[in-house]
RNA sequence: CGCUUAAUCCAUACAUAUAUGGAGCGGGGGAACCACAUGUUGCGGCGCGUGCCGCUUGGGGUGAAUCAUGUUUUUUAUGAGGGGAAACUCCUAAAUCCCUAACCCGACAGCUAACCUCGUCAGCGUUUUAGGAGAGG
Numbered sequence: 001c002g003c004u005u006a007a008u009c010c011a012u013a014c015a016u017a018u019a020u021g022g023a024g025c026g027g028g029g030g031a032a033c034c035a036c037a038u039g040u041u042g043c044g045g046c047g048c049g050u051g052c053c054g055c056u057u058g059g060g061g062u063g064a065a066u067c068a069u070g071u072u073u074u075u076u077a078u079g080a081g082g083g084g085a086a087a088c089u090c091c092u093a094a095a096u097c098c099c100u101a102a103c104c105c106g107a108c109a110g111c112u113a114a115c116c117u118c119g120u121c122a123g124c125g126u127u128u129u130a131g132g133a134g135a136g137g
Stems, first nucleotide, its partner, number of pairs: 001125004008023006024120006034110001042055005058108001059105004066080004081100005088134008
């Protein structure tokens, strides 16, 4: 100077890293209407018990990071789906390559006005064509 990403900007304290506040951006919870209804809801501890505490093999959430099949030692392979590969921006199509992790809630969460609440990290310096729209010179 830029890229992925919501993860940027400003102010104050401060003095190099953090704290607080505001704006912007991005999530979660949460009515009616609508949708789904066919369920009886885990384990451990305390308590007579409504209950309280703890846990994660149920369920849910952030994220592209899921699904199926086969093998299986707990890994690996294939296919589908998803994300990425900057050079003014965006869209479409084709080929190639890479990734498909991790974490959180704790038996609970469809959508969701009001309302409540949280985050604003981190990792990087980069394939090739064709078409279209816009911006700028």